[in-house]
RNA sequence: UCGGGGCUCGUCUAACGGCAGGACACCUGGUUUUGGUCCAGGCAAUCGGGGUUCGAUUCCCUGGCCCCGAA
Numbered sequence: 001u002c003g004g005g006g007c008u009c010g011u012c013u014a015a016c017g018g019c020a021g022g023a024c025a026c027c028u029g030g031u032u033u034u035g036g037u038c039c040a041g042g043c044a045a046u047c048g049g050g051g052u053u054c055g056a057u058u059c060c061c062u063g064g065c066c067c068c069g070a071a
Base pairs, nucleotide, nucleotide: 001070002069003068004067005066006065007064010024011023012022013021018054026042027041028040029039030038047063048062049061050060051059
């Protein structure tokens, strides 16, 4: 430099173009002598910028970062 893949709550992982969900973690209660387990509830995210669309995590363009390959 060229080609391919990836980027979503703190972490992992879903989501035909139509309310961004689940698990773990964390927080608050309940249970327990305390802690843990268990139960109930809560918090929290789409890599940046444009475009298409009534509507974009999803499609298109561009940039960034990570991985793989080629030269």